[in-house]
RNA sequence: CGGGGCGUGGCUCAGUUUGGUAGAGCACCUGUAUGGGGUACAGGUGGUCAGCGGUUCAAGUCCGCUCGCCCCGA
Numbered sequence: 001c002g003g004g005g006c007g008u009g010g011c012u013c014a015g016u017u018u019g020g021u022a023g024a025g026c027a028c029c030u031g032u033a034u035g036g037g038g039u040a041c042a043g044g045u046g047g048u049c050a051g052c053g054g055u056u057c058a059a060g061u062c063c064g065c066u067c068g069c070c071c072c073g074a
Stems, first nucleotide, its partner, number of pairs: 001073007010026004020057001028044006050066005
C1' cells in the first nucleotide's frame, strides 16, 4: 500500500439473508422461600447499535467516508 472479517446493555452473543416496536444468557437491583449464605421463583433497571454523512415514509440492517481490533497478500 491492496484485499477480507469484526464493532449491538457491565460481559458473551443473536438480530443483517427479505429494511418495519432493539433481544437472549450471565451479571446487577427489589420481593418471596431460608436463622444466614447458596439456590429457586417472581418482578425490574440499564444499550437507540464504533463515529459522521447519504438513500428511504422508515436504517442495527442498504451506500460512502473515517476510527479501532484481527487475518491474508505485497
Molecule: transfer RNA
Organism: Candidatus Omnitrophota bacterium